[in-house]
C1' cells in the first nucleotide's frame, strides 16, 4: 500500500430497518447480619466520528478514525 473482519454501559455480550437499545458483571443506595460474605430489592450508566438512503438507521451505503487478520 491492497484486501478483509470488527467498533454498543467500567467489562463481557444481545438487539428480522420500527418496544423506553436488553442482559450478565462491576459501581452507588437499601433490606438482611453482632460484623462481613452470600442472597433479595433498587438506582446510575452505552450505539467511534461526519455525511447519505429511508416515514423510520445500532442495523443499509460512502469517507474518516481506531483495532485484528491476510498478501506484498
Nucleotide at each position: 500500500g491492497u484486501c478483509u473482519c470488527c467498533g454498543u454501559a467500567g467489562u463481557u455480550c444481545a438487539a428480522c430497518g420500527g418496544a423506553u437499545a436488553g442482559a450478565a458483571u462491576a459501581a452507588g443506595g437499601g433490606c438482611u447480619u453482632c460484623c462481613g460474605a452470600a442472597g433479595c430489592c433498587u438506582u446510575u450508566g452505552a450505539u467511534g466520528g461526519c455525511a447519505g438512503u429511508u416515514c423510520a438507521a445500532u442495523u443499509c451505503u460512502g469517507c474518516c478514525c481506531g483495532g485484528g487478520g491476510a498478501c506484498a
This is a predicted structure of a 72-nucleotide RNA (transfer RNA) from Candidatus Roizmanbacteria bacterium RIFCSPHIGHO2_01_FULL_39_8. RNAcentral holds the sequence, with entries from ENA. Its Rfam family is "tRNA". Rfam classes the family as a transfer RNA. Rfam describes the family as follows. Transfer RNA (tRNA) molecules are approximately 80 nucleotides in length. Rfam links the family to the GO term triplet codon-amino acid adaptor activity. The coordinates come from a structure-prediction model, not an experiment, and the mean pLDDT is 81.